[in-house]
RNA sequence: CGGGUUGGAUGCGGUGGUCGCGGGGAGGCGAGAGCCUCUUCGAGGAAAGUCCGAGCUCCAGAGGGUGGACUGCCAGGUAACGCCUGGGCGCCGAGAGGCGACGGAAAGGGCCACAGAAAACAGACCGCCCCGCGCAAGCGGGGUAAGGGUGAAACGGUGGGGUAAGAGCCCACCGCGCCCCUGGUAACAGCGGGCGGCACGGCAACCCCCAGUCGGAGCAAGGCCAAAUAGGCGGCGAGGUGUGACCCACACCGACCACACCGGCAACGGUGAGCCGCGGGUAGGCUGCUCGAGGUGGCCGGCGACGGCCAUCCCAGACAGAUGACCAUCUUCCGCGGCAACGCGGGAAACAGAACUCGGCUUACGGUCCGACCCGUGCC
Numbered sequence: 001c002g003g004g005u006u007g008g009a010u011g012c013g014g015u016g017g018u019c020g021c022g023g024g025g026a027g028g029c030g031a032g033a034g035c036c037u038c039u040u041c042g043a044g045g046a047a048a049g050u051c052c053g054a055g056c057u058c059c060a061g062a063g064g065g066u067g068g069a070c071u072g073c074c075a076g077g078u079a080a081c082g083c084c085u086g087g088g089c090g091c092c093g094a095g096a097g098g099c100g101a102c103g104g105a106a107a108g109g110g111c112c113a114c115a116g117a118a119a120a121c122a123g124a125c126c127g128c129c130c131c132g133c134g135c136a137a138g139c140g141g142g143g144u145a146a147g148g149g150u151g152a153a154a155c156g157g158u159g160g161g162g163u164a165a166g167a168g169c170c171c172a173c174c175g176c177g178c179c180c181c182u183g184g185u186a187a188c189a190g191c192g193g194g195c196g197g198c199a200c201g202g203c204a205a206c207c208c209c210c211a212g213u214c215g216g217a218g219c220a221a222g223g224c225c226a227a228a229u230a231g232g233c234g235g236c237g238a239g240g241u242g243u244g245a246c247c248c249a250c251a252c253c254g255a256c257c258a259c260a261c262c263g264g265c266a267a268c269g270g271u272g273a274g275c276c277g278c279g280g281g282u283a284g285g286c287u288g289c290u291c292g293a294g295g296u297g298g299c300c301g302g303c304g305a306c307g308g309c310c311a312u313c314c315c316a317g318a319c320a321g322a323u324g325a326c327c328a329u330c331u332u333c334c335g336c337g338g339c340a341a342c343g344c345g346g347g348a349a350a351c352a353g354a355a356c357u358c359g360g361c362u363u364a365c366g367g368u369c370c371g372a373c374c375c376g377u378g379c380c
Stems, first nucleotide, its partner, number of pairs: 001376010013330007021042009044351001048362002051360005056218004068214005073087005088102001089100004103209002108207002110203003125148002127144007156174006175198001176196005181190003222287004232278005239253006259272005294313008331348007
C1' cells in the first nucleotide's frame, strides 16, 4: 500500500434570536373560573417486535405424587433469564475468525424413502476360489466377503503373514470400548499404562430416559374521591316543644283529618307518587407515575462478563396524546461557474418516534470516527 476479519463510539450539526407546544417551579391580578410575567426540563439506539427474564400490583394457593410446558457441554457473571463472559468439543476457513437444540442410541419402543443382493440377532447381484459335468460357450454344488456396483449410511482402516481364494483368522500401527494414571474446579485432553480382536450403523428438531426450572393475570394492574339519570335499601307522611340521666314519665302548645289508589263497618293495613337519608356503580377527577438492580467520572479487584468504594448529577411524564417552524451566522457536504481567491444555488440526511419501570434478545438503519488482528506485496 492492497485485500480481509472483528470490536466499539456517534445517531445529525454548533451559536444567537423570534414565534409556538407538553410538564414543573416562583411571582402578580382576580370573588371565582381563569389570565399574565419570569424561569427550568422536554424522545431513541433501537422509544419498534412484544420474543425471553424481573420489579411492582391484584387474585388463587396445606403438603406430596402423577400429568403438562420449558431448558439441556463445563465454569463463572447477574435480582433473574432461553441473556452475557471465559473455556471445552465438533464443523467451516490458508488465516484473523465464524457457526453449532452440543445430555443419553449397551433401559425400552419406533423409523431409516429411492436405489441396492442385503438397511441391522446381516446378506451375496457381478466377481474370486474349489469340486463335478461338458469339445466349448457354459451349467450345477460348495466356499468367500478382499475387489466392483447401489446408497445419506453397508458391520473398523493401512501394511504384512496366512489361504484353494479369502477373512481380526493371526500380528504391528492407527481407530474403538472399559479400567487406571497424569493435567484441569469442570467440560475435557494425553504418540501415558493395562485389558478386550471389535462385542457398540444412524435418527432423541419421534416416543422415551436422565437432570434442572416452572401458580394466574397484567398499569385498561391496583387504590382513593365522586355528579346527573335509572335501579337497590331504609325512613317520613299529625304531631311539636320543654323538664328530669334514659328507649320512659310528666307538663305545655297546636290541628280537626290536610297526595292518589286498593282492602276493611271501623281502627287500620298495603301499594305507588313525593320528600329525606344510605349504599353500589357510571361519567369525571386524583393516585399508581417516574430517584431508578439510575447516569457520569475516578480508583481498586477480575483474562472477561461483572463487582466494590468514593465523588458528582437529577434527566419527558402526556391521556387523543407535547418535543415544531422561521431568520441570521459558523462548520460541513453536493452541483454549477472560475486558473485561483471566491461567488451562486441546494442540503445537513437513514431507520424511526416515549406512555408503569428495568435487564436482555431480535429486527430496521444513510453516513462519520476510533481500536485490535490476519493474509499478500514492496522498501529499509
Model confidence (mean pLDDT): 76 of 100. Bacterial RNase P class A from a Gemmatimonadales bacterium, 380 nucleotides, folded computationally. The sequence was found by an Rfam model in a public genome assembly. Rfam family: Bacterial RNase P class A. By type it is a ribozyme.